[in-house]
Molecule: Glycine riboswitch aptamer
Organism: Phocicoccus pinnipedialis
RNA sequence: AUGAACAAUGCUGGAGAGAACGUUAUUCGUCGCCGAAGGAGCAAGCCGUAGGGUGAAUCUCUCAGGCAAAAGGACGGCAUUGGGACG
Numbered sequence: 001a002u003g004a005a006c007a008a009u010g011c012u013g014g015a016g017a018g019a020a021c022g023u024u025a026u027u028c029g030u031c032g033c034c035g036a037a038g039g040a041g042c043a044a045g046c047c048g049u050a051g052g053g054u055g056a057a058u059c060u061c062u063c064a065g066g067c068a069a070a071a072g073g074a075c076g077g078c079a080u081u082g083g084g085a086c087g
Stems, first nucleotide, its partner, number of pairs: 006082008018031001020030003032067003038063001039061003045054003
């Protein structure tokens, strides 16, 4: 000197669904919806004599959050740094 996984930082792309109604002062209530912050649930498999345990998600549920814009946003891209697989 090659510089993987992984992590951090910065920039960037990033969907869906009522600018609903009433209320009043940005809140509360009502109905209808969305799923990609977060949260919750489980299949096969594995363990066990068994009861059971473990067990993923962009799946499911919508508690939370959201339903003009803004903000947020799973996930992705680029750069830098750490790292040090492989050669």